[in-house]
RNA sequence: ACAAAUCCGUUGGGGUGCCCUGUUCAGGGCUGAGAGGCGCAAGCUGACCCAUCGAACCUGAUCCGGACAAUACCGGCGUAGGGAACGGAGCAUGAUCUGAC
Numbered sequence: 001a002c003a004a005a006u007c008c009g010u011u012g013g014g015g016u017g018c019c020c021u022g023u024u025c026a027g028g029g030c031u032g033a034g035a036g037g038c039g040c041a042a043g044c045u046g047a048c049c050c051a052u053c054g055a056a057c058c059u060g061a062u063c064c065g066g067a068c069a070a071u072a073c074c075g076g077c078g079u080a081g082g083g084a085a086c087g088g089a090g091c092a093u094g095a096u097c098u099g100a101c
Base pairs, nucleotide, nucleotide: 001096002094006089007088008087009086010085011051012050013049014048017030018029019028020027021026022025036045037044038043057082058081059080063076064075065074066073
């Protein structure tokens, strides 16, 4: 001097859909990590997921196929176009590398 997995911190990014019942607000069902809370709204916030080795999420998309009570439910599209990062630990009391003596 020294890579990866993994972990931690800080910071940042992101989504919140479908259906039913009673009726304006509450209850229940489906998928999911997540469908929460406050607010007239703008927005704020909790949990969760994701951060360039980036399918978290957005666009294409009022897309295509299948399934469903229904849906961005599943698959395709997708080697597509975008998309938010730094620090530390660790390996390392090393069968390691470099330099000097």
Molecule: TPP riboswitch aptamer (THI element)
Organism: Pontivivens nitratireducens